[in-house]
RNA sequence: GACGAACGCUGGCGGCGCGCCUAACACAUGCAAGUCGAACGGACGACCCCUUCGGGGGAAGUUAGUGGCGGACGGGUGAGUAACACGUGAGUAAUCUGCCUUUGUGAGGGGAAUAACGUUCGGAAACGAACGCUAAAACCGCAUAAUGUAUAACCAUCGCAUGAUGGUUAUACCAAAUAUUUAUAGCACAAAGAUGAGCUCGCGGCUGAUUAGAUAGUUGGUGAGGUAAUGGCUCACCAAGUCGACGAUCAGUAGCCGGACUGAGAGGUUGAUCGGCCACAUUGGGACUGAGACACGGCCCCGACUCCUACGGGAGGCAGCAGUGGGGGAUAUUGCACAAUGGGGGAAACCCUGAUGCAGCGACGCCGCGUGAGGGAAGACGGCCUUCGGGUUGUAAACCUCUGUCAUCGGGGACGAUAAUGACGGUACCCGAGAAGGAAGCUACGGCUAACUACGUGCCAGCAGCCGCGGUAAUACGUAGGUAGCAAGCGUUGUCCGGAAUUACUGGGUGUAAAGGGAGCGUAGGCGGGAAGUUAAGUUGAUUGUAUAACUUAUGGGCUCAACCCAUAAUCGCGAUCAAAACUGGCUUUCUUGAGUGGAGUAGAGGCAGGCGGAAUUCCUAGUGUAGCGGUGAAAUGCGUAGAUAUUAGGAGGAACACCAGUGGCGAAGGCGGCCUGCUGGGCUCUAACUGACGCUGAGGCUCGAAAGCGUGGGUAGCAAACAGGAUUAGAUACCCUGGUAGUCCACGCUGUAAACGAUGAUUACUAGGUGUGGGGGAGUACCUCCUCCGUGCCGGAGUUAACACAAUAAGUAAUCCACCUGGGGAGUACGGUCGCAAGACUGAAACUCAAAGGAAUUGACGGGGGCCCGCACAAGCAGUGGAGUAUGUGGUUUAAUUCGAAGCAACGCGAAGAACCUUACCGGGUCUUGACAUCCCUUGCAUAACUCAGAGAUGAGUGAAAUCUUUCGGGACAAGGAGACAGGUGGUGCAUGGUUGUCGUCAGCUCGUGUCGUGAGAUGUUGGGUUAAGUCCCGCAACGAGCGCAACCCUUAUGUUUAGUUGCUACGCAAGAGCACUCUAAACAGACUGCCGUUGACAAAACGGAGGAAGGUGGGGAUGACGUCAAAUCAUCAUGCCCCUUAUGACCCGGGCCACACACGUACUACAAUGGUGAUAAACAGAGGGAAGCAAUACAGCGAUGUGGAGCGAACCCCCAAAAAUCAUCUCAGUUCAGAUUGCAGGCUGCAACUCGCCUGCAUGAAGUCGGAAUUGCUAGUAAUCGCAGAUCAGCAUGCUGCGGUGAAUACGUUCCCGGGCCUUGUACACACCGCCCGUCACACCAUGAGAGCCGGUAACACCCGAAGUCAAUAGUCUAACCGCAAGGAGGAACGUUGCCGAAGGUGGGAUUGGUAAUUAGGGUG
Repeated sequence: GACGAACGCUGGCGGCGCGCCUAACACAUGCAAGUCGAACGGACGACCCCUUCGGGGGAAGUUAGUGGCGGACGGGUGAGUAACACGUGAGUAAUCUGCCUUUGUGAGGGGAAUAACGUUCGGAAACGAACGCUAAAACCGCAUAAUGUAUAACCAUCGCAUGAUGGUUAUACCAAAUAUUUAUAGCACAAAGAUGAGCUCGCGGCUGAUUAGAUAGUUGGUGAGGUAAUGGCUCACCAAGUCGACGAUCAGUAGCCGGACUGAGAGGUUGAUCGGCCACAUUGGGACUGAGACACGGCCCCGACUCCUACGGGAGGCAGCAGUGGGGGAUAUUGCACAAUGGGGGAAACCCUGAUGCAGCGACGCCGCGUGAGGGAAGACGGCCUUCGGGUUGUAAACCUCUGUCAUCGGGGACGAUAAUGACGGUACCCGAGAAGGAAGCUACGGCUAACUACGUGCCAGCAGCCGCGGUAAUACGUAGGUAGCAAGCGUUGUCCGGAAUUACUGGGUGUAAAGGGAGCGUAGGCGGGAAGUUAAGUUGAUUGUAUAACUUAUGGGCUCAACCCAUAAUCGCGAUCAAAACUGGCUUUCUUGAGUGGAGUAGAGGCAGGCGGAAUUCCUAGUGUAGCGGUGAAAUGCGUAGAUAUUAGGAGGAACACCAGUGGCGAAGGCGGCCUGCUGGGCUCUAACUGACGCUGAGGCUCGAAAGCGUGGGUAGCAAACAGGAUUAGAUACCCUGGUAGUCCACGCUGUAAACGAUGAUUACUAGGUGUGGGGGAGUACCUCCUCCGUGCCGGAGUUAACACAAUAAGUAAUCCACCUGGGGAGUACGGUCGCAAGACUGAAACUCAAAGGAAUUGACGGGGGCCCGCACAAGCAGUGGAGUAUGUGGUUUAAUUCGAAGCAACGCGAAGAACCUUACCGGGUCUUGACAUCCCUUGCAUAACUCAGAGAUGAGUGAAAUCUUUCGGGACAAGGAGACAGGUGGUGCAUGGUUGUCGUCAGCUCGUGUCGUGAGAUGUUGGGUUAAGUCCCGCAACGAGCGCAACCCUUAUGUUUAGUUGCUACGCAAGAGCACUCUAAACAGACUGCCGUUGACAAAACGGAGGAAGGUGGGGAUGACGUCAAAUCAUCAUGCCCCUUAUGACCCGGGCCACACACGUACUACAAUGGUGAUAAACAGAGGGAAGCAAUACAGCGAUGUGGAGCGAACCCCCAAAAAUCAUCUCAGUUCAGAUUGCAGGCUGCAACUCGCCUGCAUGAAGUCGGAAUUGCUAGUAAUCGCAGAUCAGCAUGCUGCGGUGAAUACGUUCCCGGGCCUUGUACACACCGCCCGUCACACCAUGAGAGCCGGUAACACCCGAAGUCAAUAGUCUAACCGCAAGGAGGAACGUUGCCGAAGGUGGGAUUGGUAAUUAGGGUG
């Protein structure tokens, strides 16, 4: 885009079309084929005449019967049919043709019957029987007879042929019908035409080879029969043919065509309506009649079915028009009329006509029209959205002014019929009237694809053509508003074509995506070198016949337009004739370059057979010799004192041939390797004598064909499936080891497959080069070398390719032939067939299922891949943790509550720099509801402090002094009361967020612009060679630059100078005073830059060593954290979207809890002791901090914590402040003079308050613990270790945290390994990225399929039996009008009987084929 459509929602009008696609299922009822009296005899007969009233006659007319023509047309359907059925074109010299037209001729004379009718009889009926009468255009002889037919003879012309046409002669044979109104209609013969039909042939159009052979009247001949006619159409005889790979036969499916739909076309699909042909008429068979049938509304028979019946018998055929039932998703009225067109009959009038013309029903389709038009902004109301301002619906509505198409009503009123006759039809059309009145829906709105928001829902409900949407902010579900599209329709479903170059003729491919046969030889076939001639099959041109009409296209015309209808023109196919001769083909002649032969050489693991050889393994014998051997990662099994292994000598046997040896050679491929001999195939080079296109490819076919395997017979040294043992392991039916049988070897057969690979079919020609190598030939030559042919490699240009890559050995450019492919799985499976001894091979599906499977390349990530490098990563060391007790955090458990968060590294002395109340978020109880807190409004003016009472308190009740601050005098501030907007939430979501933080990681990386390369993703730069702590720097380079990172700039520390000196310092015994040299303080400078020297390096960057220097190669430390990763952490710091609570999830109060305790883990402290404990000694020695609700000295009291008291100090001034490890004495290795937990008593401090639940002191008590398993942590120098001090938080509370100084080590060979990281490279089926992906069994559910003892059907044939109707044949059994005959009888006939051949249905039988189904079973698919 289309439809004979159907379904859902909706539905105003008209025109033109179309309307059982299914059950060729069954049919009630009515109608669909009759007509003619001008063929015939009767019967009846309005009316008229006559009448003996019984009737008779005439006559318009009606008509059952005889007879004629028509029922073979028209109408229906598509079951069958793969066929001369259809289409197209020929032929018929092999034919027929009623009615019609034309021409010619003729129609003489006779005869015998029979329906109707009458009588009798049978039957329920249908329908008959006997006898009798009768007519014809019914029937039968005779005559006439050619231009007819047959036979015979002859002549002419023509044809490819059988033969045809015309003519002459002779013989034989064949015809007729009348009617009447006298003008016609008929009749017979012959010829011609027209029309229609039969038969034959060429070509054309479905599927299957898992159908390969078919055929006995089969193929042909002769003869006969039959037919309108040819013919095995039929029969007798003879011969053995005929068809088939160019697809016979068989099976499946199907009416064919003009055309229709689609498509740019070529094609593909289709065969409704209209037109042509065919076939059929309940299934099957058969003939009759006829011009024509083997006959839809005729006949006979068999079968099935239905109906009637008196049970004896009968009747029927809607696939005609309506209609009914049924089937189905689905398809109309039991209408009107013969007015028109056409058909039958008739002389005609006329009759008949469900053909046809019309109407009815159906949006089924196509076409046309309408549902109003113009104005109209307060941009109304309402709806929806909203950032609350508004926006949108929207000029839309209202309102004003118009119009009247359609519809409605009233009036007129056709063409179709040029006289009459109109079903349609009072229709089309015209006029008038009133009135915007009666007339809009459907689908969609994530992308494809035009059109977006809100609410509801919350992986639910649902959507979906593909991708996909939905798990609490859904433009995708549902609804609403809005929008888009189409519109009396709109969507959905189904089917066909297109897009699809996705079966590729036009117009595809096969190295890796699906796809080259394992290889050769060769048949059919296809294709084929140069020259000349001829032919005209292909080819081209011209003319012509045919190509029905309709349709299509173009042009024009008619209905108001269009659909629709009409006219004219055009195109293709097939046939014929003429012409051309380039190309292809045929034929003839010729050529040598393709191909082959000859001659001369040549290389080679080419093949087959026979023989020979040495090394090695193993075994046997003998000798020497002694305890092990062997084997592995390590072992064990195994062998060995019965003498192994080792070694020496001899022997046996089998198999394989080291070095040479080479991307070397040979072969068609598989493949071929010691040496010699014989036989044998092929290649290459040179030569140019011979043949003269002899060529290429190759479906089927034949042959060869690794390894394994099979059969028979040998052989067996080594190796070695199976098997055994030993190991390894969680297991180990493996890898490793010790043994070991088939097999490996030979001969003869079979198998016929491989990643049989260059994953690349064969042949031919052409198209830049470079460099190796094998075999020839030639030139030149001292040597190097050059040219050429054949083979074999690498690199590479054009070109090709999706890319990778290929690139004269093509995957380039062309040509020929063969093979093969068409999404993945199912499946190289099943079934069938062929082959095979078997294993199995070859051929080779479908159901079902998925939306992918796949190729090449890219970027990452990953690897028990590789290379380079770094880090307290390992190693080398020191000290620990893990064991004990305690502290603290976490888990778990418990609890009314034990608030919450943090979870590998990167949670766990973390948020918390400090939970007795408070904090506090948790629990219990008691209270409040505009609220504890903010803003706005109204009222009032006090409020507040202080005090009393009740209560656990919040709170409630009451007393209540003084009288405030500011002002532009309105008020504000403050407080109380009230109403509602609102407050409030440590409630949820860190996976809705901002901000902040952790981590990789202070790792050296992460990117951009322009350019270049690539179809592209992307690459390059950023890789490479060096170097560095560093993408740091240098060099090179299709890159050149740049940014964020690195480094530096900042702070601190180490040295010095200058300046400045109070509270600091001082050369003074103290003080005062003085001074600023020193120490110190704090500001500015200086200093370090690989700057200098040497060596190395590439003349670089840089590295190493040295000098100088306080400091040397970033001097030490800090701050500083790129692009990003982890949906990392935090909604409980804060902020914040959405959701939730609102007399509570908010607020207040008291008490409790966060401190629980069988247990587990992390982090610390203290120890286990002598490098120690205890005691003592004294003018020992720091740094950095803090101090006013504070630090607190001297002094006094107390054993002590502490208290009393208060100088000084807002601090270089005063205070905290005592530093501790150090030194001396003692203890002497013990659970101790170690260790200090736990507990008791007595005190101190802070605080409203130390019970749950603080810290400290004294006396007493004196637990575990004697250096810590597996495992594991930190640290490279002023570091570890060890020692003390200070600060923040804080009323009080530190073993934690953050800082400070004192004392002060050991070790680093080095980068193999563990962990983490960086760069390059490689593989990848990973991309949520290895915590990835993914295979198979088993269990369960479902689905389709195969096998299956069988069972039940269908189909087409075959064999035999039976044999209806019927044609044909035979027949004196029966009957017999016409003719002959005087008769007897004959000729002839019979719708008669009987018999025979054939013969439908039926029966029997065995096979074939195809379905369904089945216990069980097998694999497959999905979950």

Small-subunit ribosomal RNA from an uncultured bacterium, 1423 nucleotides, folded computationally. The coordinates come from a structure-prediction model, not an experiment, and the mean pLDDT is 83. It matches the Rfam family "Bacterial small subunit ribosomal RNA". Rfam links the family to the GO terms structural constituent of ribosome and ribosome.